Predicted 3D model of a 75-nucleotide RNA (c-di-GMP-I riboswitch aptamer) from a Smithellaceae bacterium. Model confidence (mean pLDDT): 83 of 100. The sequence was found by an Rfam model in a public genome assembly.

RNA sequence: GAUUGAAAAAGCCAAACCACGAGCAAUCGUGGGACGGAAAGCCACGGAUCCCCAGAUGACAGCCGAGUUGCCAGA
Numbered sequence: 001g002a003u004u005g006a007a008a009a010a011g012c013c014a015a016a017c018c019a020c021g022a023g024c025a026a027u028c029g030u031g032g033g034a035c036g037g038a039a040a041g042c043c044a045c046g047g048a049u050c051c052c053c054a055g056a057u058g059a060c061a062g063c064c065g066a067g068u069u070g071c072c073a074g075a
Stems, first nucleotide, its partner, number of pairs: 003074003012037002017032006035062001041068002045065003049059002
């Protein structure tokens, strides 16, 4: 540097649901909570999906790709 995630360890994230708050909504934030995750880190570039007052610098990265960064371990 490329590759792999069987076993292990150190840590990490946190679905549903609940409370409070923001938003017209999709959905988001904080706390609780763990179904899961080896990129379930970041990024709306392409596709999909969702919302609406039809306006857009809307939502979604835990739907699939592209891009980019990274922990531990194996050979």